[in-house]
Context: one part of a larger RNA
Molecule: small-subunit ribosomal RNA, 3' major domain
Organism: uncultured bacterium
């Protein structure tokens, strides 16, 4: 001077309490762990691993196992030599990588050679082998926490201290004030995105608002930017005004005004550090190590295994519900290898045909809600695994291992879940459904977004957990 104490004082934060819905019990997805296995490739392992890399594993992918070829090699250049235009339909062998045949083609040219292609040798390959305890970038977590440090000055012999301590305040080392300390940097804020009022600019969406013309209806046409919106520019909030309280800073007031009130609400932003943190497998890189192989091409198979044991979730266990019929009301995206209307077929998953949309123009319809009917408390008309049987689609071919979806028939476990534990303070939470992503399709119940409905509760700061600031003790450093 840190660390750390079942020392102390302040104080913070869904930390606890209050409350609201979860998990832990069923099933089933989906990740790890063990075991099995030729391979079940590889990493990620308390918080801060385990729907984590993976924003898509039948084949590719793929890095792993079996088996089958290659050796300057899958690719790209350079040097020399040789031999051919390049390209190649088809044919045969094969699992296919590949290897034989081989119809046609017969380039430019100053005749020296030149572009391309193959062969052969060189010189450079290549390696998802190892080391993240050599690295680089990058990222998790303390933690949006309020802190962490410098100049010069002053004390101390010296490590060091002060400054940053004190009192009030603040969400904040935020600001006052006081002060052997004066100032100053990264950190906080705020400047930057979204949202929310509102003016202006500007109209191929919006609107009968106003006119005028048509439909069986519809902004359907004329016409028109008014509103609503869409995008650019602008204002707006600072405790600015008021009352109390304070010396200030600054609290406070169903206080005015105002769309908004005291950081309005949300993102981006992550200080000096700490885990020898996590990543050589995203890429970079020293360094070791393999080279007819640990390189590299292919068929196949595994990455999907299953006595078990966790995470994470996704349907349920019902009446605030379950099925039928009726009928409304978004917002964000996405589309041509694409999106869909529409007619006809099919119970459907979908087929087939016309047409529109490179889209504020087509697509465009949400569902929960709401009206009306039935069920009447049961393993049920709840559940819906899984099984059988029949189909659709997607891939150049192929859905056995190992796809998704439709149909018809049966159907399991499941009566609100021990000890224990998670989330959430407001348009949250719980709950409705829509869109994207990757992708040919799909194991999506993921993940990222987006409207829609819409609570409950906070007395308090004793207690568990984390921090922060002051102080004490100290057998640690």
């Nucleotide at each position: 001077u840190g660390a750390c104490g079942g020392g102390g004082g302040c104080c913070c934060g869904c930390a606890c309490a209050a409350g609201c819905g979860g998990a832990g019990g069923a099933a089933c997805a989906u990740g790890u762990g063990g075991u099995u296995u030729a391979a079940u490739u590889c990493g990620a392992u308390g918080a801060u691993a385990c729907g984590c890399g993976a924003g898509g594993a039948a084949c590719c992918u793929u890095a792993c196992c079996c088996g089958g070829g290659c050796u300057u090699g899958a690719a790209u250049c350079g040097c020399a030599g040789g031999a051919g235009a390049a390209c190649g339909a088809a044919a045969c062998a094969g699992a296919g990588a590949u290897g034989u045949u081989g119809a046609g083609g017969u380039c430019c040219u100053u005749c020296g050679g030149g572009a391309c292609u193959c062969c052969u040798g060189c010189g450079a390959a290549g390696g998802u082998g190892c080391u993240g305890c050599a690295u680089g970038g990058u990222u998790g977590u303390c933690g949006u926490c309020a802190g962490c440090u410098c100049g010069u000055g002053c004390c101390g012999u010296g490590a060091g201290g002060u400054g940053u301590c004190g009192g009030c305040u603040u969400a904040a080392g935020u600001g006052c004030c006081a002060u052997a300390a004066c100032g100053a940097g990264c950190g906080c804020a705020a400047c930057c995105c979204c949202u929310c009022u509102c003016c202006c600019c500007a109209g191929u969406u919006g609107c009968c608002a106003u006119c005028g013309g048509g439909u069986g209806a519809u902004g359907c046409c004329g016409g028109g930017c008014a509103c609503u919106c869409c995008g650019g520019g602008g204002a707006c909030a600072c405790u600015g005004c008021c009352g109390c309280c304070g010396c200030a800073a600054g609290g406070u007031g169903c206080g005015a005004g105002g769309a908004a009130g005291g950081u309005g609400g949300g993102g981006a932003c992550g200080a000096c550090g700490u885990c020898a943190a996590a990543u050589c497998a995203g890429c970079a890189c020293g360094g070791c190590c393999c080279u007819u192989a640990c390189g590299u091409c292919c068929g196949g198979g595994g990455c999907u295994a299953c006595a078990c044991a966790c995470g994470u979730g996704u349907u349920a266990c019902a009446a605030u519900g379950g099925c039928c019929g009726g009928u409304a009301c978004a917002g964000a995206g996405c589309g041509c290898c694409g999106g869909u209307g529409c007619g006809g077929c099919g119970c459907g998953a979908g087929c087939c045909g016309c047409a529109u949309c490179u889209a504020a123009u087509c697509u465009u319809g949400a569902a929960a809600a709401c009206c009306g009917g039935u069920c009447u408390c049961a393993g049920u008309u709840c559940g819906g695994a899984c099984u059988g049987g029949g189909g659709u689609c997607u891939g150049c071919a192929a859905a056995c291992c190992c796809g998704a979806c439709c149909c018809c028939a049966g159907a399991a476990a499941g009566c609100u879940g021990g000890a224990u534990u998670c989330g959430c303070u407001a348009g949250u939470a719980a709950u409705c459904g829509c869109g994207c992503u990757u992708c040919g399709g799909c194991c999506a119940c993921g993940g990222c977004g987006c409207g829609g409905u819409g609570a409950a509760u906070a007395c308090g700061u004793u207690c568990c957990c984390g921090g922060g600031c002051c102080u004490u003790g100290c057998a640690c450093a």